Notes:
Predicted 3D model of a 479-nucleotide part of an RNA (small-subunit ribosomal RNA, 3' major domain) from a bacterium. Model confidence (mean pLDDT): 83 of 100.
Context: one part of a larger RNA
């Protein structure tokens, strides 16, 4: 020098405190462990694994299991010899396929001295090789987590100590910030902080369709004429800088108030992650060094499982109701998507859906119904008109196929649950909390994941203690 301490001091942080809602209890849904399995594929293990890799296992995916095939091979680049354009459509037998062995229609490349050469391509054979989600992630790149958006990390020149090293960066003070200001054997500078950058809140200008609808006419509807004013839209700009006044205080600033303003002291969200830790975590994305398999640890197929279940644990949905639960009427979003696609209308079904069928490559048509919320009626505190698991029985839909093992509809059935022990976890404002929409994988599956809007609060004296961290100091039997 670090690095530790149930030393010290000085500060942060939903780290305590005040608050709100929750997890643990009870069902299911997910993901882990354990067990069991022919296999229940592998990886991820304290925070920082466990609704993770998986943005979606019925066949495939797929990497495991059990069969049944192949071995220069499912894919590559060369040689030998042989056919032929390759290919594409149907299709027959044997098989479970995978293959095997047929038929039939179609398709006929390029030069050319008409001899053939070439390109692409079935087969056949030799090998040289291919192939490996096989092993090491402590051989490796890449990329990611983590402390941590924490305010730190270091240079060069000088100056100092024999040296390792120190100074600068330490003190006062300020600040979200090694933010800045003063003082200093230091003077400077890099990476970081902030700023540029998206979004969002205001407003000016340009522009008016597919957006608007003030005025004028007109309809069942901004539906038409007409009109760009208004709202949006999307592209330039402006606007916030302690600029400005006042008081403490004055170097920086900081408190407290105030004009002006759509915003007041980073305006609010995002994007950005510094030297470095953790031999972190991925050889299963990818990419590699070394070993290791080469009639298998490679390859194809059919079928099974990754969907097992005395339990243990983590994330989460639904609830135990009257701030509800039923039926009926009513009203208000934003941001998405969409052609092998959304799919209006209209007929048929209780219903999941079907039939038909208009528009729309989308500011224009369509997914759309917003839902919590209002009104009006009903239930009267019960295992209930509360909860809906579970099971039966019929069914829609996707698909070569829903048995193992899909969603979803109808009827019936109708468990536990009457707010959860220790312990614990999130949040400071348009947040929490509750309430729907929508996306992406997606043939079909979402309580999960990423977005959007709606209605919208409590609470913060404060830093004593718990945890985590960031500077300074002192101790050390630790490097």
């Nucleotide at each position: 020098u670090g690095a530790c301490g149930g030393g010290g001091g000085c500060c942060c942080g939903c780290a305590c405190a005040a608050g709100c809602g929750g997890u643990g209890g009870a069902g299911c849904a997910u993901g882990u462990g354990g067990u069991u399995u022919a296999a229940u594929u592998c990886g991820a293990u304290g925070c920082a694994a466990c609704g993770c890799g998986a943005a979606g296992a019925a066949c495939c995916u797929u990497a495991c299991c059990c069969g049944g095939g192949c071995u220069u091979g499912a894919c590559a680049u060369c040689c030998u010899c042989u056919g032929g354009a390759c290919g594409g459509u149907u299709u027959c037998u044997a098989g479970a396929g995978a293959u095997a062995g047929g038929a039939a229609c179609u398709u006929u490349c390029u030069c050319u001295u008409c001899g053939g050469a070439g390109a692409c391509u079935g087969g056949a054979g030799a090998g040289a090789c291919a192939g490996g989600u096989g092993c090491u992630g402590c051989a490796u790149g890449g990329c990611u987590g983590u402390c941590g958006u924490c305010a730190g990390c270091u240079c060069g020149u000088g100056u100092u100590g024999u040296g390792a090293g120190a100074u600068g960066u330490u003190g006062g003070g300020u600040u979200a910030a090694g933010u800045c200001c003063c003082g200093c054997a230091a003077c400077g500078a890099g990476c970081g902080c902030a700023a540029c950058c998206c979004c969002u809140g205001c407003g000016u200008u340009u522009a008016g369709u597919u957006g608007c609808c003030a005025u004028c006419a007109u309809u069942a509807a901004g539906u038409u004429g007409g009109g760009c004013a208004c709202u949006c839209u999307a592209a330039a700009c402006g606007g916030a800088c302690u600029g400005c006044c006042g008081a403490g205080g004055u170097u920086a600033a900081c408190u407290c108030g105030g004009a002006g303003g759509a915003a007041g002291g980073c305006g609010g969200g995002g994007a950005u992650g510094a030297c470095g830790u953790c031999a972190a975590g991925u050889c299963c994305u990818c990419a590699u060094g070394g070993c290791c398999c080469u009639u298998a640890u490679g390859u194809c197929c059919g079928g099974g499982g990754c969907u097992a279940c005395a339990c243990a644990c983590g994330u989460g949905c639904u609830a135990c109701a009257a701030u509800g639960g039923u039926a009926g009427g009513g009203a208000c979003a934003a941001a998405g998507u969409g052609a092998a696609g959304c799919u209006a209308g209209a007929c048929u079904g209780c219903g999941a859906a079907g039939u038909u069928a208009a528009g729309c490559g989308a500011a224009u048509c369509a997914c759309a119904a917003a839902a919590a919320c209002c009104c009006u009626a009903u239930c009267c505190u019960a295992g209930u008109u509360c909860g809906g698991a579970u099971u039966g029985c019929a069914g829609u839909c996707u698909g070569c196929a829903a048995c193992u093992c899909g969603a979803c509809u109808g009827c019936a059935u109708g468990a536990a649950g009457c707010u959860g022990g220790a312990a614990u976890c999130g949040c400071u404002a348009g947040u929490a909390a509750u309430c729907g929409c929508g996306g992406a994988u997606c043939a079909g599956c979402a309580u999960g994941c990423c977005g959007c809007g709606g209605u919208g609060a409590a609470u913060a004296u404060g830093u004593u203690c718990c945890c985590g961290g960031g500077c300074c100091u002192u101790g050390u039997a630790c490097a």